[in-house]
Molecule: FMN riboswitch aptamer (RFN element)
């Protein structure tokens, strides 16, 4: 310096106010939140992860496939759907005295990945 099959650690935020009601953190109005990598700094671009479905293997588990939300206009600039201004939009499954991005649960789980250590190669 490069690489790696090893180990360790880290690795998701948010309902505050008002209204209606027998009952709502679930409805209505206002408010609030935004995983990882890439790229001019991104919830909305590209790719990935989590959730869900199917198939395979005797099981555990793992692998493969499917599925996988939402942005425009203007400005600056060499470069921005990423910054600035304006106005929008989106959010798994199960549960619940009442319909959930924000409550509870699977989950003290899993995980993209990040940092460090170790080892090996040149």
């Nucleotide at each position: 310096u490069u690489a790696u099959a090893u180990c360790u650690u880290u690795g998701g935020g948010g309902c505050g106010g008002a209204g209606u009601g027998a009952a709502a953190g679930u409805c209505u109005c206002c408010a609030c939140c935004g995983g990882c990598a890439g790229u001019a700094a991104a919830g909305u671009c590209u790719g990935c992860g989590a959730a869900g479905a199917g198939c395979g293997c005797g099981g555990a588990g793992c692998g493969c496939u499917c599925c996988c939300g939402a942005g425009c206009g203007g400005g600056u600039g060499a470069a921005a759907u990423u910054c600035c201004c304006g106005c929008a939009c989106c959010g798994a499954c199960g549960g619940u005295c009442a319909u959930a991005g924000u409550c509870c649960g699977g989950a003290u789980g899993a995980g993209a990945a990040a940092a460090g250590a170790a080892u090996u190669u040149u």